The part of an RNA shown here (small-subunit ribosomal RNA, 5' domain) has 515 nucleotides and comes from an Opitutales bacterium.

Context: one part of a larger RNA
RNA sequence: GAGUGAACGCUGGCGGCGUGGUUAAGACAUGCAAGUCGAGCGACAGUAGCAAUACUGGAGCGGCAAACGGGUGCGUAACACGUGAGCAAUCUGCCCUUAAGACCGGAAUAGCCCAGGGAAACUUGGAUUAAUACCGGAUGUGGAGGAGUCAGGCAUCUGACUUCUUCCAAAGCUUGUAACGGCGCUUAAGGAGGAGCUCGCGGCCUAUCAGCUAGUUGGCGAGGUAACGGCUCACCAAGGCUAAGACGGGUAACUGGUCUGAGAGGAUGAUCAGUCACACUGGAACUGAGACACGGUCCAGACACCUACGGGUGGCAGCAGUUUCGAAUCGUUCACAAUGGGGGCAACCCUGAUGGCGCGACGCCGCGUGGGGGAUGAAGGUCUUCGGAUUGUAAACUCCUGUCAUUGGGGACUAAUGGCCAGGCUCAUACCCUGGUUUGAAUUAACCCAAAGAGGAAGCAGUGGCUAACUCUGUGCCAGCAGCCGCGGUAAUACAGAGACUGCAAGCGUUACUC
Repeated sequence: GAGUGAACGCUGGCGGCGUGGUUAAGACAUGCAAGUCGAGCGACAGUAGCAAUACUGGAGCGGCAAACGGGUGCGUAACACGUGAGCAAUCUGCCCUUAAGACCGGAAUAGCCCAGGGAAACUUGGAUUAAUACCGGAUGUGGAGGAGUCAGGCAUCUGACUUCUUCCAAAGCUUGUAACGGCGCUUAAGGAGGAGCUCGCGGCCUAUCAGCUAGUUGGCGAGGUAACGGCUCACCAAGGCUAAGACGGGUAACUGGUCUGAGAGGAUGAUCAGUCACACUGGAACUGAGACACGGUCCAGACACCUACGGGUGGCAGCAGUUUCGAAUCGUUCACAAUGGGGGCAACCCUGAUGGCGCGACGCCGCGUGGGGGAUGAAGGUCUUCGGAUUGUAAACUCCUGUCAUUGGGGACUAAUGGCCAGGCUCAUACCCUGGUUUGAAUUAACCCAAAGAGGAAGCAGUGGCUAACUCUGUGCCAGCAGCCGCGGUAAUACAGAGACUGCAAGCGUUACUC
């Protein structure tokens, strides 16, 4: 000199864009943060109606989602991350493309009803009912398995064809009718995106850590996994790593990046983006395409709460907020209008993701606090050699301007490829095209116009040298200053006050840290 997620002191007009618990991965009151589908299913209740029926609702079965999105950085020195390869050792819901199919039956169960137990959380028994829930049989385009032939390769093998029989499917719903319609279902192949595994190389400190290792290293076999593998197990062998630092200890999420520097390098990893890990602490599996699952389950523990003392309930490192800690870090706000996500044919519902507003000079940037004229150089202040000098065109005065703030009026964009209506195309109310109309939290905003009036808007640090800027008074090695050198003991440009001046400016200084 540059920088910061900064803090502290003094001061503080406006706006835009960013940014805001770095400490206790401490503890949490309250509200919200993941639901949706009646076009899968039965029953019930309500409203309208004489009824048929129509509409609405909350439970239940069922489907999909809840593994995303959001938070934090505890752990981890590791294939965790980065980069480059490999899988002839793998899986993949929804989505896209292609081929084929969807036949015949059955037994239950929740809910509802009845009877109990319990303070509650909840729970037991009986009877009865449905499905895109569950089960049996059929069919086999195909797939899996065995055998054979051919081709290829990288050792295990891979691909194509032939054959064998053993094995493996399915579900319906919808529109006034119908359809080769729409949404689904089953099998198989391919794709896209996603995930898993393996390897080369790379990135901290410590030798006052020198030897470490028995599932350890390898093999045969078996089990297990989507998959290779001591991943696990029985048996056999005695191996494996290490001064190019094993093993141990300490510290730490990694990267794109960020800061600095001419660069090489050094430091760092807030916000934003990618990956990983974690969800009160420890352990475990279930469901599922995907979890060993933040707002799921079970067990143990600590803590807190309820209790009728028998027993139960909870997990903010989601968004706000509270408390503690700390030098220190915000609203218990608005909306799903936009973007995106989940469900649904859709309308639509949900979304503390997100979009907005609010608070903080925390940072960067922009603007303003007025402009021109104005000397007899007023008054006051300060200094003085008492002549004057300086503050100083500064003020007053005069002529203007109207940014920002204030008041009044007007007033968008973000909104369409969505919805609805009409038309066209069409067998069609499907798809597609055209036109109209509708949908805005922010919004009493941006922006524009008008009005009034210089009116509402300047401080902080310094002035011995480094280092831009000097005099007076007070004090008298005292009080004090200080980044270094050093100042102060009676003429202090270094302390304190005043005037003048210098630097930066809505900021200026100080402290801490990095280069």

NCBI's taxonomy places the organism under Bacteria, Pseudomonadati, Verrucomicrobiota, Opitutia, Opitutales.
Its Rfam family is "Bacterial small subunit ribosomal RNA".